[in-house]
This is a predicted structure of a 75-nucleotide RNA (c-di-GMP-I-GGC riboswitch aptamer) from Draconibacterium orientale. The source organism's lineage runs through Bacteria, Bacteroidota, Bacteroidia, Prolixibacteraceae and Draconibacterium. The model forms 95% of the base pairs in the Rfam consensus. The sequence was found by an Rfam model in a public genome assembly.
């Protein structure tokens, strides 16, 4: 240094319910786990998805893309 096999430790938490906030998409906070090696942060570009529509939203758990990080005895 590069990879994500084997393990491990500690992390996140999809659907569902509940409470709450938004016109909505979503958000948050509890329960709960299908998953996840960035399932960490960021709306750069594309998909998508809302509306008091043509300009402002949402979405990082779609897809590039940036950036910063656990752990590792195989090969």
């Nucleotide at each position: 240094g590069a990879c994500g096999a084997a393990a491990a430790a500690g992390c996140c938490a999809a659907a569902c319910c509940c409470a709450u906030u938004g016109u909505g998409a979503g958000g948050u906070g509890g329960g709960g786990a299908c998953g996840g090696a960035a399932a960490g942060c960021c709306a750069c570009g594309g998909a998508u998805c809302u509306u008091a529509u043509u300009a402002a939203g949402a979405c990082a758990g779609c897809c590039g893309g940036g950036u910063u990080g656990c752990c590792u005895u195989a090969a």